[in-house]
C1' cells in the first nucleotide's frame, strides 16, 4: 500500500425489511429513609448516533470519501 470488522450519552450495550419521540444498564445529579452514613427505593438529566456529502417522503440502519481503532495480508 490492499482487505474486512468496529465506530450510538461519562462507561458497557441495545434499536427488527429503512418508518413517525434515540432507549436500557451502571456512573454523575436531586430527593425518600436513617441520629448520620453505606445500602435500597423514587425522580429526572445527560446524545450534532466519528465527520463530510449522497439516496429517499423518511437515515442509527443503505451508498461514497475521510478520520479513528481493531485484525489479516504483503
Nucleotide at each position: 500500500g490492499g482487505g474486512c470488522c468496529u465506530g450510538u450519552a461519562g462507561c458497557u450495550c441495545a434499536a427488527u425489511c429503512g418508518g413517525u419521540u434515540a432507549g436500557a444498564g451502571c456512573a454523575a445529579g436531586g430527593g425518600a429513609c436513617u441520629c448520620a452514613u453505606a445500602a435500597u427505593c423514587c425522580c429526572g438529566u445527560g446524545g450534532u448516533u466519528g465527520c463530510c456529502a449522497g439516496u429517499u417522503c423518511g437515515a442509527g440502519u443503505c451508498u461514497g470519501g475521510c478520520c479513528a481503532g481493531g485484525c489479516c495480508c504483503a
Transfer RNA from a Planctomycetaceae bacterium, 74 nucleotides, folded computationally. It matches the Rfam family "tRNA". The sequence is in RNAcentral, with records from ENA. The prediction has a mean pLDDT of 80.